[in-house]
RNA sequence: GCCGGGAUGGUGAAAUCGGCAGACACGUAGCGUUCAGAGCGCUAUCGCCGCAAGGCGGUGAGGGUUCAAGUCCCUCUCCCGGCA
Numbered sequence: 001g002c003c004g005g006g007a008u009g010g011u012g013a014a015a016u017c018g019g020c021a022g023a024c025a026c027g028u029a030g031c032g033u034u035c036a037g038a039g040c041g042c043u044a045u046c047g048c049c050g051c052a053a054g055g056c057g058g059u060g061a062g063g064g065u066u067c068a069a070g071u072c073c074c075u076c077u078c079c080c081g082g083c084a
Base pairs, nucleotide, nucleotide: 001083002082003081004080005079006078007077010026011025012024019067027045028044029043030042031041032040033039046057047056048055049054060076061075062074063073064072
């Protein structure tokens, strides 16, 4: 230099053909159970604002297409692998 794969909450990760982003699991917090704990069960868990109802933002960065983009197109950054 060329080719391929990847980047999504605190973590591992999902998201069919472009149509509710974060399912599911772990972790964490609260509560229950216990003499106490472990374990187990229930609830909550992307962030910010809000008493609440709710609102706004958010998929590595920037742009584009579209009514609508994690997904398609362009450029760039970083990581992994292959070829030379």
Source information: Model confidence (mean pLDDT): 81 of 100. Predicted 3D model of an 84-nucleotide RNA (transfer RNA) from a bacterium. The sequence was found in a public genome assembly. Its Rfam family is "tRNA". About the family: Transfer RNA (tRNA) molecules are approximately 80 nucleotides in length.